[in-house]
């Protein structure tokens, strides 16, 4: 620091996801040790049990328990035991009293401010503590305990009586204190313990002194209360809130200010800088993350707050409205004798429950701290320790070295090997940790106390206080730490991952199954993605997963984003608050800057040191804490105050422009309607029609009239307006802008949340108006349908007045203002100059274009450039501009405006293709023009279908279908039935064997194959031989075999686009990039053929040419070919001699290149015409098939990976089938006839084939053919007759002398065999068919058509296929259309590429949400009722010790029960508001491989 993911690819936008760090975690697998931390995040749910706050006898009366002493008594071993008395002593239950239970500990429910944080403030209190001052005199009366008597189950309680105090109450005194009207008035106390010389004594003590305690008061310290400022979450779908409310006066109340409370008076106070309401939440130091700014959090530790079962209340007290106190109400639990009582773990443990989840009913007060005490000491679940838990952080270990035969085993393999792997074993070492044994009570420890000494108080050498030295005691942890010894590698490694991101790859299994998955995505038979294994990678006592936070995310943008088209400028203006604001002078000092002071707790973080062996951890110091407050200074900038200025802004004057607005009036053209005239059969409408109108007179035409609406030409990227918008002419009223002048004002400005106004069309209300047009509607067409497009009609509406609505692609998809930043060229308005050509200034409105900007497109002085200011708006797509709520509206609806759920994208610009019922150019038998066919018939053949035991398999639009198959009777043959064989019908290798063995005639069986029996019976080389080797065969093994599957695992080959003219590369250049350029353009060509131009220059594969055949000529050669001349011969024939001229043969050459001429064209390429020539513009034909496309075809031609099969899916054999037949299609043959058929006669080819062959002649047969047989391995012989043609004859338009199917009979040939199932012949039979619907095919010249010939295959079988020649046309010189192709361009939402994409209803499943009669619950405020406890107020009988009066009774003061009153919790009730749940039914929405209907959108998407 980034990466993956939208696309065919690209850039940018944008979301989703990942890599990091972290955690009070949980879960899965695994688990050796130690240190330090941490451990109910959920039910502030309920709690059994134990403990968590007591202490003081030096305050008191005392003595229940224990111990001791003393006295008495008893037992009795004279020293013990027991009993009893005695508070005498140590002590001490209960009680009185004091202090403490307001701390410590827990929790975070509530609380959005009565809180917290930071900084201040004044009207306060403060026990214990410190310091100062002054005191501590003298009295009195009670009440507990206790005793007695009673009530009660208990808790507890009543009455009477006794008693002490540091309990209580007066009195005295009053430095200081409090009140005051300044005269005065008021108010305290307590003792206890230790010690002690003199004096006194009732022998208790007084007295003195010390310590503690006490009283008053001052000050301090500490703690607490109160007030102020600033900061402190979300929601405006919460906009108004408030009556003690805001202030005042008086009083009350408090420790104290204050509406804190009460009465009266005033009518205020708060709020868009967010009051009120709702939701959520303890706040902070800090913690986590981050570069930072920020964001999230507030466990542990620390500060503050709040709470203590829920609600209310006060009492006591220095302090509480009190966690382990009290009273009341409520819920719950427990006890009960039913009358009544008791309780509060959010203290420590622990239990149940909840939950994914969080520990022991431990030890100790040794330390630290707290309470009480003079102290000893007691108490302390605070605390310190231990236990449990890998929950986290840190450290250590599970060994080290050596060791190649690279062992075995595993895995892979191309079978050679590779890898695991120096890893192991082996050898040599070490012993941390754990274990055992021993040492070690080191350190953590000092108080207290004792002794000695110094000092202080004091009358005092007592006591007491303080300092120093020495001594003594105390350890929960602790079976510690640490050290030593012993033994032995001994006891100690896992987890996740390995397709990309992201480090790490192979095999097997599985077969869209099982499964994986953070995102993209894997899995449908070769899965590095599933599961296992081997191997590898990462981390390591842990590793993964899940959850959560920050980061990455500049993805809320302060730092640090955007808004023309990606999400995003408000429809426009005016203007309030607010924000911002020209120039100058002076002042001020709020902002701002500097200095200083105070604060910013500690811990944490950072840093410097130090301590545990290191680290984590701990200790000490520093720095920082970015801020707040006080003081001083500065005066630039901003603000504020005062005064100027004129450049901003505004005003004045002047002459012009304009569809700017409103009202009133006027005119013409046209449509329609009405009236009248003329006039007759149609009009109208469309792609074509029809509906409609018209003989009752339309349409047409002429005249007259009515009425409404709209404004032709001018008219223009012209004008005006803020926008919407504004168009005949005139008048009236009225707004704005520009220009010119430089006369006035003097910053008066810009923007603008709310607010107000305007706001196209449609729509709404009321009333008019209504010609034309025209939703709805009707009819006619179109169509599969046509609720549309087209046509004929037609109502709202469109128009006017008034009132609403308030939206729009209200668009420049571009908010407003100001300033600055190259040029060029139009146009509108005004002005200036002028030589009347024109030039210039200001304002508006266009085009083009530089810099710059932009993702690109593009923008570019009218910015989307560079800046300043203000406003509005955006934050993935869908859900959705929807729901709910509010506001507005008569309604329609508008405005504001979510969520659940769901997707891994949606979207922008540009690129390359493909496509278009887009465009341009161009080509092809593509159409057209022609000729002949197919589609109809019969037959042949192939295919589908059907059938069958089997009808083997493949090929399926063109590009399957006379195709593989250049030839299925058996064979072929792969299929079916049946019978057989099993190392095999066939191959290679190894081992063993191989002479009566292998083989095997004949015979038996059998359909054959096969089986059985078995005469007979085998080789080569070397060697003398034994023997060895080879061959042969047998057995065993490794294996053979498969037309079984996969052409979507493949090779090879092929088809097709297409013989179409295209397809690319290098370098350069352009572009962020995909990519472009070149290859586009102007011409031209059959051609990317060539020329020219050009940021391109070149090149490659294709085109063409080179090759073959053919057309002319030449040369060479002359048999088997040829025969002109010469000769010979024959009935005849190159038959023979001779010859090689010609033809021909087959080899080499020549020839044609737009070379020449003319005109055209750019003078080019090239095209047109002409000459010459056998041939002319590629002469004709063939071979030749670019990059690629179709997962095209073929595993059955061959080859081949993988899978499957192995007495069968292999092999052999017989028979059958591939030849079936209601049908359908393709390709053909033969026809339908007279341009013909038939009879006989007659002429002319080419190219081929021939030895298991072609087979002449001759003979026989009507014939197919047969017999015999010459010749020929072929320019020699044979097949072989060419046919159409030509000449002659008859047929005469007829289902025929056309046509030949079908069938019968008789034959021939091939072959082992023609039944299923061959071909041919003869005779007989003589079907359909009289030229073929829709549709469709071939062909442009030696072509079509027509005629025959040959060949391959083949025993035989040809209408097929391949080839050959004979005869031999017609038409077109065009490109509108159909089809296919090429190039350029355009649009695109397509890229599996139009056989594309894609929309909506309906049907099915599932999910979340809205509405809904209602129903259940929570919350809030208000009114009323009731009103506990309790404070306060009033009253206060009976009652009552202290004080006053009094001898007393008694009275007073005071206390106080009870009563009344205000307030008042809970409760009840009423009308509301609000939130949540459920809800028959209903509504739309999202999602879900292959449902239904249509075709809306994307191309002009077929109606943009």
């Nucleotide at each position: 620091a980034g990466a993956g993911u939208u696309u065919g690819a690209u850039c940018a936008u944008g979301g989703c996801u990942c890599a990091g760090a972290u955690u009070g975690a949980a879960c899965g697998c695994u688990g050796g040790c130690g240190g330090c931390a941490u451990g109910c995040c959920u039910a502030a749910c309920a709690c059994a049990u134990g403990c968590a706050a007591g202490u003081c006898g030096a305050a008191c009366g005392g003595u229940a328990a224990c111990a001791g002493g003393c006295g008495a008594g008893a037992g009795c071993u004279u020293g013990c035991u027991c009993u009893u008395g005695u508070g005498c002593u140590g002590a001490c239950g209960a009680g009185u009293g004091g202090c403490g239970g307001a701390c410590g500990g827990g929790u975070g429910a509530g609380u959005a401010a009565u809180g917290c944080a930071u900084a201040g403030g004044a009207a306060u209190c403060u026990g214990c503590c410190c310091a100062g001052u002054a005191g501590c005199g003298g009295g009195g009366g009670a009440c507990a305990a206790c005793u007695u008597a009673g009530g009660g189950a208990a808790a507890c309680u009543u009455a009477a009586g006794c008693u002490a105090a540091u309990a209580c109450c007066g009195c005295a005194u009053a430095c200081g204190c409090c009140c005051u009207a300044c005269g005065g008035g008021g108010g305290a106390a307590a003792g206890c313990a230790g010690g002690g010389g003199a004096u006194c004594u009732u022998c208790g003590g007084a007295c003195c002194u010390u310590g503690c305690a006490c009283u008053a008061u001052u000050g301090g310290a500490u703690g607490a209360g109160c007030c102020u400022a600033u900061g402190u979450c979300u929601g405006a779908u919460u906009a108004g809130c408030u009556u003690g409310u805001u202030g005042g006066u008086a009083g009350g109340g408090u420790a104290a200010u204050g509406g804190c409370c009460u009465a009266c008076c005033a009518a205020g106070g708060c709020a868009a800088c967010g009051a009120u309401c709702a939701g959520u939440a303890g706040c902070u130091g800090g913690u986590c993350u981050g570069a930072g700014a920020g964001g999230a959090c507030g466990a542990c530790c620390a500060g503050c707050c709040a709470c203590a079962c829920u609600g209310g209340g006060a009492c006591u007290g220095a302090g509480a409205c009190a966690c382990g106190g009290c009273c009341c109400a409520g819920a719950c639990u427990c006890c009960u004798a039913c009358g009544g009582g008791a309780g509060g773990c959010a203290g420590c443990a622990g239990u149940g429950g909840g939950g994914a989840a969080u520990a022991u009913u431990g030890g100790a007060c040794a330390a630290u701290g707290g309470g009480g005490g003079c102290a000893a000491c007691c108490c302390u679940g605070a605390u310190c320790c231990a236990g449990c838990a890998a929950u986290g952080c840190c450290g250590c270990g599970u060994g080290u070295g050596u060791g190649a035969a690279g062992a075995a085993g595993g895995c892979c393999u191309g079978c050679g090997g590779g890898u695991u792997g120096u890893a192991a074993a082996g050898c040599a070492c070490u012993u941390u940790c754990a274990g055992u044994a021993g040492g070690g009570a080191c350190g953590a420890a000092a108080c207290c106390c004792c002794u000695g000494g110094g000092g202080g108080c004091u009358a005092a050498u007592a006591u007491c206080c303080u300092c120093c030295a020495g001594g003594c005691u105390u350890g929960a942890c602790u079976u510690a730490a640490c050290c030593u010894a012993c033994a032995g590698a001994a006891g100690a490694a896992g987890c996740a991952c390995c397709g990309g991101c992201u480090a790490a790859c192979u095999c097997c299994g599985u077969g869209c199954c099982a499964g994986c998955a953070g995102c993209c995505g894997c899995g449908g038979u070769a899965a590095u993605a599933c599961g296992g294994a081997g191997g590898g990678u990462g981390c390591g006592a842990g590793c993964g997963u899940u959850a959560a936070u920050c980061g990455g995310a500049a993805u809320u943008a302060c730092u640090g984003g955007g808004c023309g088209u990606a999400a995003a400028g408000g429809g426009a203006g005016c203007g309030u608050a607010g924000g911002c604001g020209g120039u100058u002078u002076g002042g001020u000092a709020a902002g701002c800057c500097c200095c200083u002071c105070g604060g910013g707790a500690a811990a944490u973080c950072u840093u410097c040191g130090g301590g545990c062996u290191c680290a984590a951890c701990c200790c000490g110091g520093a720095a920082a804490g970015g801020u707040c407050g006080g003081g001083g200074g500065g005066g630039a900038c901003u603000g504020c105050c005062a005064g100027g200025c004129u450049a901003g802004a505004g005003g004045a004057u002047g002459g012009g422009a304009g569809a700017g607005g409103a009202g009133c009036g006027c005119g013409g053209a046209a449509u329609u309607c009405c009236c009248g005239g003329u006039g007759u059969a149609g009009c109208g409408g469309u792609g074509a029609a029809a509906u409609g109108c018209g003989u009752a007179g339309a349409g047409a035409u002429c005249g007259g009239g009515a009425g409404g609406a709209a404004g032709g030409c001018c008219g223009g990227u012209g004008g005006c307006g803020a926008a919407g918008g504004c168009g005949g002419c005139g008048c009236u009223c009225u707004g704005g802008a520009a220009c010119a002048u430089a006369u006035c004002u003097g910053a008066c400005g810009c923007u603008g949340a709310g607010g107000c106004u305007c706001g196209a069309a449609a729509g709404c209300g009321u009333g008019g108006g209504g010609a034309g047009c025209a939703a709805a509607c009707a009819g006619g067409a179109u169509u599969a349908g046509a609720u549309a497009c087209c046509c004929u009609g037609g109502u709202a509406g469109u128009c006017c007045a008034c009132g609403c609505c308030c939206u729009a692609a209200a668009c420049g998809a571009u908010g407003g203002a100001c300033a600055c930043u190259a040029a060029g060229u139009g146009u509108c308005g005004g002005c200036g100059g002028g030589u009347u050509a024109c030039c210039g200034c200001c304002g508006g409105u266009g085009c083009c274009g530089c810099a710059g900007c932009u993702a690109a497109c593009g923008c570019a002085g009218u910015a989307a450039g560079u800046g300043u200011c203000c406003c509005g708006c955006c934050u993935g797509g869908g859900g959705a501009g929807u729901a709910c709520g509010g506001c507005c509206g008569c309604a329609a609806g508008g405005u504001u405006g979510a969520a659940a759920c769901u997707c891994a994208a949606a979207g922008g610009a540009a690129u390359u293709g493909a496509c278009g019922g887009g465009g341009g150019c161009c080509c092809g038998c593509a159409c057209a023009a022609g000729c002949g066919g197919u589609g109809g018939a019969g037959c042949a053949u192939g295919u589908g279908g059907u059938u069958c035991a089997a009808u083997u398999c493949g090929a399926c639009g063109c590009a399957a279908c006379g195709c593989g198959a250049a030839g299925a009777a058996c064979c072929u043959u792969a299929c079916c039935c049946a019978g057989g064989c099993u190392g095999g019908a066939c191959a290679a290798g190894c081992a063993g064997g191989u002479a009566g063995u292998a083989a095997a005639a004949a015979c038996c069986u059998g359909a054959a194959a096969g089986g059985g029996c078995a005469a007979u019976g085998a080789g080569g080389u070397a060697g003398c031989a034994a023997u060895a080797c080879c061959a042969u065969c047998c057995u065993g093994c490794u294996c053979a075999g498969g037309u079984g599957c996969u052409g979507c695992a493949u090779g090879g080959c092929u088809g097709u686009c297409g013989u179409c003219a295209g397809c690319u590369c290098g370098u350069g250049c352009c572009g962020u990039g995909a990519g472009g350029u070149g290859u586009u353009g102007g011409g031209u060509u059959a051609a990317g053929u060539c020329c020219c131009g050009c940021a391109a220059c070149g090149a490659g594969c294709g085109c063409a040419a080179c090759c073959c055949c053919u057309g002319u000529c030449u040369u060479u050669a002359g048999u088997u070919g040829c025969c002109a001349c010469c000769g010979g011969g024959u009935c005849a024939u190159g038959c023979c001699g001779a010859g090689c001229a010609c033809u021909c043969u087959a080899a080499a050459g020549a020839g044609a290149c737009u070379g020449c001429c003319c005109a055209g064209g750019a003078u080019a390429a090239c095209g047109g015409g002409g000459a010459g020539g056998a041939a002319g513009g590629u002469g004709g034909g063939g071979a030749u098939g670019a990059c690629g496309u179709c997962a095209a075809g073929u595993c059955a031609g061959c080859a081949u990976g993988g899978c499957c099969u192995u007495u069968a899916u292999g092999c052999c054999u017989g028979g059958g089938g591939c030849u079936a037949c209601a049908c359908a299609c393709g390709u053909g043959c033969u026809a339908c006839a007279a341009u013909g058929g038939c009879c006989g006669g007659u002429a002319c080819a080419a190219a081929g084939g021939g030895a298991a062959g072609c087979g002449a002649a001759c003979u026989c047969g009507c014939g197919a053919g047969a017999g015999c047989a010459a010749g020929c391995a072929a320019a020699u012989c044979c097949c072989a007759a060419a046919a159409a043609g030509c000449g002659c004859g008859g047929c005469c338009c007829a289902g025929u002398u056309c046509g030949g199917a079908u069938u019968g009979c008789a034959g021939g040939c091939u072959g082992c065999a023609a039944c299923u199932c061959g071909c041919c012949u003869g005779c007989a039979u003589g079907a359909a068919g009289c030229c073929g619907g829709a549709a469709u095919c071939g062909c442009u010249a030696g072509u079509a058509a027509u005629c025959g010939u040959g060949g391959g295959u083949c025993a035989g079988c040809a209408u097929a296929c391949c080839a050959c020649g004979g005869u031999g046309a017609a038409u077109g010189u065009g490109u509108u259309c159909c089809u296919g192709a090429g190039c350029c361009u355009u649009g695109u939402a397509c890229a599996c590429a139009c056989c594309g994409c894609c929309c909506g209803u309906c049907a099915a499943g599932c999910c979340a949400c809205g509405a809904a009669a209602g129903u259940g619950g929570g919350g809030u405020g208000c009114g009323c009722c009731c009103g506990a406890a309790g404070u306060c107020g009033c009253u206060g009988c009976a009652g009552c010790a202290a004080c006053u009066a009094g001898c007393a009774a008694u009275a007073g003061a005071g206390c106080a029960a009870a009563g009344c009153g205000c307030c008042g919790a809970a409760g009840g009730u009423g009308a509301a508001c609000u939130c949540c749940g459920c809800g028959a039914u209903u509504g739309g929405g999202a999602c879900u491989a292959a449902g239904u209907c249509g075709u809306a959108a994307c191309a002009a998407g077929g109606u943009a």